[in-house]
Predicted 3D model of a 73-nucleotide RNA (transfer RNA) from Bdellovibrio sp. Lineage of the source: Bacteria > Pseudomonadati > Bdellovibrionota > Bdellovibrionia > Bdellovibrio. Its mean pLDDT, the model's own confidence on a scale to 100, is 81. Rfam family: tRNA. From the family's description: Transfer RNA (tRNA) molecules are approximately 80 nucleotides in length. Gene Ontology term of the family: triplet codon-amino acid adaptor activity. By type it is a transfer RNA.
RNA sequence: GGGGGUGUAGCUCAGUUGGGAGAGCAUCUGCUUUGCACGCAGAGGGUCGCAGGUUCAACCCCUGUCAUCUCCA
Repeated sequence: GGGGGUGUAGCUCAGUUGGGAGAGCAUCUGCUUUGCACGCAGAGGGUCGCAGGUUCAACCCCUGUCAUCUCCA
């Protein structure tokens, strides 16, 4: 320098022939217990890496770019 993969909640990840952003764990509150743990119920937490484009509408399509992993040179 070139090719490919990945980037979504604090962590691990799902999600798409374009239309509701989600799960588990973690955190907080309450119930339960003499108390803790377990269990149950609920809550908070996201500019979907960044910028631009297409579209009535983009996590999803297109372009550029950043970070990281990998292959080639």